[in-house]
RNA sequence: UUUUUUGAGGAGCGUUGCGACAGCCCUGCUGCCAGGCUCGAAAAACUACUCAAGAACAACGACGCUCAUACUAU
Numbered sequence: 001u002u003u004u005u006u007g008a009g010g011a012g013c014g015u016u017g018c019g020a021c022a023g024c025c026c027u028g029c030u031g032c033c034a035g036g037c038u039c040g041a042a043a044a045a046c047u048a049c050u051c052a053a054g055a056a057c058a059a060c061g062a063c064g065c066u067c068a069u070a071c072u073a074u
């Protein structure tokens, strides 16, 4: 760095449908679809680097609505 599994990023309802996925009468159509993103853990692979230790635990997430939490005012 990549892949897989998994945890977390407060919780829901409705709408649209890009990508991915699946299917089909296949260069398009249909279905499904708003954690696909980020951080962390484990395993594996590849690659790079070469003093070590410590500290911090977030930032985001189409549109509308509701709740929770927090703050402020009355």
Stems, first nucleotide, its partner, number of pairs: 001045009010067006018036001021031004035060001